Transfer RNA from a Minisyncoccota bacterium, 82 nucleotides, folded computationally. The prediction has a mean pLDDT of 80. It matches the Rfam family "tRNA". The family's RNA type in Rfam is transfer RNA. Taxonomically the source falls in Minisyncoccota (Bacteria, Bacillati).

[in-house]
RNA sequence: GGGCGAGUGGCGGAAUUGGUAUACGCACAUGGCUUAGGACCAUGCACCGCAAGGUUUGGGAGUUCGAGUCUCCCCUCGCCCA
Numbered sequence: 001g002g003g004c005g006a007g008u009g010g011c012g013g014a015a016u017u018g019g020u021a022u023a024c025g026c027a028c029a030u031g032g033c034u035u036a037g038g039a040c041c042a043u044g045c046a047c048c049g050c051a052a053g054g055u056u057u058g059g060g061a062g063u064u065c066g067a068g069u070c071u072c073c074c075c076u077c078g079c080c081c082a
Base pairs, nucleotide, nucleotide: 001081002080003079004078005077006076007075010026011025012024019065028044029043030042031041032040046055047054048053058074059073060072061071062070
C1' cells in the first nucleotide's frame, strides 16, 4: 500500500426486514436479612435539567416519514495479502 471484519451505559453483550436505543448478565450504590460478612431479597445505576423535557450507538455528512442498522469520508483496533 491492498482486501476483510469490528467500535452500543463502568465492563461483557442483545436490538428480527430500517420502526420504543441500551434487553440480559457482571460490577457498583442504598436498604433488608445476619453477631458480622458472604449468599439471598428489594430498589437504583449513560449525559444535561428542580421539573417538564432534551441529548446520546467512535467522529462528521448523506438517504429516508423514520438510521445502531443503508451510503460516503475520517479515526482507532484486529485478521489476511504484498